[in-house]
Molecule: transfer RNA
Organism: Candidatus Omnitrophota bacterium
RNA sequence: GGGCGGUUGGCGCAGUUGGGAGCGCGUCUGACUUACAUUCAGAAGGUCGCAGGUUCGAACCCUGCACCGCCCA
Numbered sequence: 001g002g003g004c005g006g007u008u009g010g011c012g013c014a015g016u017u018g019g020g021a022g023c024g025c026g027u028c029u030g031a032c033u034u035a036c037a038u039u040c041a042g043a044a045g046g047u048c049g050c051a052g053g054u055u056c057g058a059a060c061c062c063u064g065c066a067c068c069g070c071c072c073a
Stems, first nucleotide, its partner, number of pairs: 001072007010025004019056001027043005049065005
């Protein structure tokens, strides 16, 4: 230098027909308990890596860049 894959709450991940941003764990609050744990109910927490473009509308399509991994040279 070239090719491929990945980047989405604190962590691990889903979301490809372009229209609701979600799941598990964790955290917090409440219930239960003498108390803790378990269980149950609820809540908080996201510039969807960055910038630009297309579109009525983008996590999703297009372009460039950044970072991580693998391969080739």